Bacterial RNase P class A from a Planctomycetota bacterium, 415 nucleotides, folded computationally.
[in-house]
RNA sequence: GAUGCUGGACGGGCGGUCGCUCGCCGGUUCGCCGGCGGGAGGAAAGUCCGAACACCGCAGGACACGGUGGUGGGUAACGCCCACCGGCCCGGGAUCGCAGGGCCAGGGAAAGUGCCACAGAGAACAAACCGCCGAUGGCCCGCCCCCGGGCGGGAUCAGGCAAGGGUGAAAAGGUGCGGUAAGAGCGCACCGCCCGGCCGGUGACGGUCGGGGCACGGUAAACCCCACCGGGUGCAAGCGCAAGCAGUCCUCGGUCCCGAUUCGUCGGGGCGCCCGUGGUCCGCGGGACGAGGGCGGGUAGCGUGCUCGAGGUCGUCGGCAACGGCGACCCCAGACGAAUGGCCGCCAGCCGGUCUGCCCCGUCGAGCGACCGGGCGGCUGGUGCACAGAAUUCGGCUUACGUCCGGCGGCGAUC
Numbered sequence: 001g002a003u004g005c006u007g008g009a010c011g012g013g014c015g016g017u018c019g020c021u022c023g024c025c026g027g028u029u030c031g032c033c034g035g036c037g038g039g040a041g042g043a044a045a046g047u048c049c050g051a052a053c054a055c056c057g058c059a060g061g062a063c064a065c066g067g068u069g070g071u072g073g074g075u076a077a078c079g080c081c082c083a084c085c086g087g088c089c090c091g092g093g094a095u096c097g098c099a100g101g102g103c104c105a106g107g108g109a110a111a112g113u114g115c116c117a118c119a120g121a122g123a124a125c126a127a128a129c130c131g132c133c134g135a136u137g138g139c140c141c142g143c144c145c146c147c148g149g150g151c152g153g154g155a156u157c158a159g160g161c162a163a164g165g166g167u168g169a170a171a172a173g174g175u176g177c178g179g180u181a182a183g184a185g186c187g188c189a190c191c192g193c194c195c196g197g198c199c200g201g202u203g204a205c206g207g208u209c210g211g212g213g214c215a216c217g218g219u220a221a222a223c224c225c226c227a228c229c230g231g232g233u234g235c236a237a238g239c240g241c242a243a244g245c246a247g248u249c250c251u252c253g254g255u256c257c258c259g260a261u262u263c264g265u266c267g268g269g270g271c272g273c274c275c276g277u278g279g280u281c282c283g284c285g286g287g288a289c290g291a292g293g294g295c296g297g298g299u300a301g302c303g304u305g306c307u308c309g310a311g312g313u314c315g316u317c318g319g320c321a322a323c324g325g326c327g328a329c330c331c332c333a334g335a336c337g338a339a340u341g342g343c344c345g346c347c348a349g350c351c352g353g354u355c356u357g358c359c360c361c362g363u364c365g366a367g368c369g370a371c372c373g374g375g376c377g378g379c380u381g382g383u384g385c386a387c388a389g390a391a392u393u394c395g396g397c398u399u400a401c402g403u404c405c406g407g408c409g410g411c412g413a414u415c
Stems, first nucleotide, its partner, number of pairs: 003409008012347007020039008041387001045398002048396005053234004065230005070084005085106001086104005093415006107225002112223002114219003129165002131161003136158003139154006173191006192214001193212008238304004247295007254271007273287005311330008349383007357376004362371003
């Protein structure tokens, strides 16, 4: 320097100018104006988990449904975080050990059911394609013989085997020795596995001793079983005030034209709705229409919820850590046509060019020194960004993205 894995920090600064929003203060012609102060993120995002808060539901139990899944701890809680355990992977030949780093939805496959593609003979109460054997019983051939048989050969039939080959992600423990006709946990040693005891550990688990030839292939982000957890809806929750229209109740009531008017009304004329009571009229009651007022619910709208909170910074103490205790200090967005911005200048940072200077490495050289490369410095040109923007509030996870800084890729033994 490159590369793989992994961890952390930051997400520009200053000034000018024109604007936006909230709070306080002052002014106001009530339209606003001025001053001071606050004003996005590490993810505000996806809305995937967990909560606070609010309303609705709920005697208790069971079933169903959904979620989680090694152990211990942290936390308000969690599917998050920390530590540990177990398994797997990585460090340029292999194996083993130690240390380091990374990954794991990591309960149960001897309760039951299902599935295991392709290839392969065979994929789960095993199977026999090539192969090995053919001890045993036949068959064929040869030899011997006391005519019963014996010996040798063939791989030919029955049969035996699962060592080796081959297929596969996976072929029914592994390595070695013995054993055998050939083989095989068939026997033995070691490793693995199962069962039991003891010791250590809070525990997951580890160590050790004894027993058993070994029984139980894989798959549960397949059904399922076990343990634990879980009521629903979300600030458009919810609460308050409350136009207009509609509803209901009360009170009053003619309407049109002309003239006058101090614009409040006054005078004259015409026409005077429907129903009930009743022979008719007056009267009384009701309706329709109009005006005024009340009432409850409640829409638009406005307010509230609303931003001081499982809050932040610093210090100290406890803890391996996550985190917690204590003390001091701080107040840090609340918009709703949805504010938090635009432009200009300078600088940091980054990328180059150049130079007398200083430093370092390398090469040549006896030395002075010369050359190449790099760093600092001077001058100068360019760039000065990316992902993205609150909407009740927190704790996480995941995803997107620019720059910078780190950590690990080791050691030992045998071949």
The prediction has a mean pLDDT of 77.
It is recorded under the gene name rnpB.
Its Rfam family is "Bacterial RNase P class A". About the family: Ribonuclease P (RNase P) is a ubiquitous endoribonuclease, found in archaea, bacteria and eukarya as well as chloroplasts and mitochondria.
The source organism's lineage runs through Bacteria, Pseudomonadati and Planctomycetota.